Predicted 3D model of a 129-nucleotide RNA (FMN riboswitch aptamer (RFN element)) from Isoptericola variabilis. It matches the Rfam family "FMN riboswitch aptamer (RFN element)". For this family Rfam cites "FMN riboswitch aptamer symmetry facilitates conformational switching through mutually exclusive coaxial stacking configurations" (Wilt et al., J Struct Biol X, 2020). Rfam's curators write: The RFN element is a highly conserved domain that is found frequently in the 5'-untranslated regions of prokaryotic mRNAs that encode for flavin mononucleotide (FMN) biosynthesis and transport proteins. NCBI's taxonomy places the organism under Bacteria, Bacillati, Actinomycetota, Micrococcales, Isoptericola. The sequence was found by an Rfam model in a public genome assembly. The coordinates come from a structure-prediction model, not an experiment, and the mean pLDDT is 79.
RNA sequence: ACGUGCUCCGGGAUCGGUGAAACUCCGAACCGGCGGUGACAGCCCGCGACCCGCUCCUCCCUCGGGAGGGCGGCUGACCUGGUGGAACUCCAGGGCCGACGGUCAAAGUCCGGAUGGGAGGAAGCACGU
Repeated sequence: ACGUGCUCCGGGAUCGGUGAAACUCCGAACCGGCGGUGACAGCCCGCGACCCGCUCCUCCCUCGGGAGGGCGGCUGACCUGGUGGAACUCCAGGGCCGACGGUCAAAGUCCGGAUGGGAGGAAGCACGU
């Protein structure tokens, strides 16, 4: 240096109001995975997670189906001004978005699937060349 395996790697509900009841509503507050990019990105391009399908492969099976892999689908949101060689990424201002199930009442922040999965990264360990 390369290869393989293991490990590791997600933030945020605080105060007030209404109410029988709300961390779910209302007012304010708070949070932002990974790679890319002429310069730093939740809202530019793409990836991942959730969900749906196919039934191509493997395994299990009580023969109904189930689990894993693969492939496909779905998949939110930004403008104005400034600086600059270059910025939808920085600065100023004003906005917007956030799976599914649950809940005395509607959830980005609570509980749950999840001691799960996972993009990528390389901080650590082991083995091999």